[in-house]
Context: one part of a larger RNA
RNA sequence: CGCAAACGGUGGAUGCCUUGGCAGUAAGAGGCGAAGAAGGACGUGGUAGCCUGCGAAAAGCUUCGGGGAGCUGGCAACAAGCAUUGAUCCGAAGAUAUCCGAAUGGGGAAACCCAGCACUGAGUAGAUCUAUCAUCUAUACUGAAUACAUAGGUUAAAGAAGCGAACCUAGGGAACUGAAACAUCUAAGUACCUGGAGGAAAAGAAAUCAACCGAGAUUCCGCUGAGUAGUGGCGAGCGAAAGCGGAAGAGCCCAGUUACGUGAAAUCUAUAAUUAUUUAGUAGAAUGAUUCUGGAAAGGUCAGCCAUAGAGGGUGAUAGCCCCGUAGACGAAAGAUGUAUUGAUGUGGGUAACGAAGAGUAGGGCGGGACACGAGAAAUCCUGAUUGAAGAUGGGGGGACCAUCCUCCAAGGCUAAAUACUCCUUACUGACCGAUAGUGAACAAGUACCGUGAGGGAAAGGCGAAAAGAACCCCGGAGAGGGGAGUGAAAUAGAACCUGAAACCGUAUGCGU
Numbered sequence: 001c002g003c004a005a006a007c008g009g010u011g012g013a014u015g016c017c018u019u020g021g022c023a024g025u026a027a028g029a030g031g032c033g034a035a036g037a038a039g040g041a042c043g044u045g046g047u048a049g050c051c052u053g054c055g056a057a058a059a060g061c062u063u064c065g066g067g068g069a070g071c072u073g074g075c076a077a078c079a080a081g082c083a084u085u086g087a088u089c090c091g092a093a094g095a096u097a098u099c100c101g102a103a104u105g106g107g108g109a110a111a112c113c114c115a116g117c118a119c120u121g122a123g124u125a126g127a128u129c130u131a132u133c134a135u136c137u138a139u140a141c142u143g144a145a146u147a148c149a150u151a152g153g154u155u156a157a158a159g160a161a162g163c164g165a166a167c168c169u170a171g172g173g174a175a176c177u178g179a180a181a182c183a184u185c186u187a188a189g190u191a192c193c194u195g196g197a198g199g200a201a202a203a204g205a206a207a208u209c210a211a212c213c214g215a216g217a218u219u220c221c222g223c224u225g226a227g228u229a230g231u232g233g234c235g236a237g238c239g240a241a242a243g244c245g246g247a248a249g250a251g252c253c254c255a256g257u258u259a260c261g262u263g264a265a266a267u268c269u270a271u272a273a274u275u276a277u278u279u280a281g282u283a284g285a286a287u288g289a290u291u292c293u294g295g296a297a298a299g300g301u302c303a304g305c306c307a308u309a310g311a312g313g314g315u316g317a318u319a320g321c322c323c324c325g326u327a328g329a330c331g332a333a334a335g336a337u338g339u340a341u342u343g344a345u346g347u348g349g350g351u352a353a354c355g356a357a358g359a360g361u362a363g364g365g366c367g368g369g370a371c372a373c374g375a376g377a378a379a380u381c382c383u384g385a386u387u388g389a390a391g392a393u394g395g396g397g398g399g400a401c402c403a404u405c406c407u408c409c410a411a412g413g414c415u416a417a418a419u420a421c422u423c424c425u426u427a428c429u430g431a432c433c434g435a436u437a438g439u440g441a442a443c444a445a446g447u448a449c450c451g452u453g454a455g456g457g458a459a460a461g462g463c464g465a466a467a468a469g470a471a472c473c474c475c476g477g478a479g480a481g482g483g484g485a486g487u488g489a490a491a492u493a494g495a496a497c498c499u500g501a502a503a504c505c506g507u508a509u510g511c512g513u
Stems, first nucleotide, its partner, number of pairs: 001512004006507004015498001016462002020433002022430007029422002031163002039100003042055003046078001049075003061094006070082003105114003116132001118130001135160003140154003167198001168196005178185001182233001208215002219247004224243001230238002251414003254358001256354005268346001272342003276337004281330002287303003291300002304321002306310001312324003363387002366384005373399001394409005449456002469497001472484004
């Protein structure tokens, strides 16, 4: 040095576990904000730090409910206290709520600096406290040159501003890529930017389709029609509609006078009562034994019981009957939400007659865009510039265009449901993960750390049933580490702590060299 088998070290795989995630289902909620938000800074404890809570009234104050014996949040003890005269805790409603931040008195390098005015106090200067003081909008008042007017000025009160995950709508709008290159085309009206709104939004009651039969607003779905008809350097590709089957269903108003009739009905708005749901909760059945094993019984054995409860979790191993619960049954002083009915206030409803029935509009030629449809034979829709009708004896459409025929009535407006989404709340589910997985994050994680910055971005879980976390002794540097003793079922479970694979490094033995 090699081989063998044994025992160790190192290392942290594997197994088991789960505080955390992932994906959903059913309900709810779908906003917060000048009454100062979201998000922060700084404080706040008997306390040095971090997290949580809170705000100079600062791990809290008040009231009303619940509850009933312990409590003073976590890491994590110690001290000092509180509590059946009901604490801690849970729910509802209030109070307080520093500074920054839309930040709004002015400024500013966010969490800071500096004011004005009024009031109070004070001999004065000064200091302190409270309130107020940003911008824009519309109303009202006022009001020049200049008569009406306009510009301008003043203004109590009100509204807006900012934030927020996706969904929606509108205005803008790529490129990589594909076409095996590339320019029309595609990707795609996608990504992204901006404005705006709501719990949904948008659309919507035919100047629609259809085809000579008829249908009857919109929206959404269909492995319906159909990858059809089409479109397309007729390449790559793009790609309908009617109809059919479903979900859901709802219709109205203005551009106007008169008459009748009535302050009744519908609709909408606000409020009260009742009821329901929700935001704390209440009670809630039934097992023992000895024996066996064991550290421990919930396991084995024996003998019982409950069940509208044998969902689930915990307890020293696997518990319907030990604990928390579960089924079924109850419960709200206060707040929130919704439904229906009744009543009240406001809004105006119906019938008839006569009228009216949306103009720089429809349409045209030019340039673009949208339609599945790339200018094409290209209808239809939108419109930048330019033109420009008719007026129900009228007008639009039926895919160039014309006639016949059919069908509808533009240039004003409102409208629930079926549909889309989930930052968030509650309950439940999983042939989802189980610490290199599952969120980046099971741990002081968007932390440490990196970057001027935009931004990037980790690693890191497990003693034991219970700390019973090793008193005391010894070696040693008042060490590190270890040996005894003790605890424990176990300490090769000793905090570098469950299990403890391999690589790698040793010890003793045997054999070989």
Large-subunit ribosomal RNA, domain I from a soil metagenome, 513 nucleotides, folded computationally. Rfam family: Bacterial large subunit ribosomal RNA. The full RNA is in RNAcentral, with records from MGnify.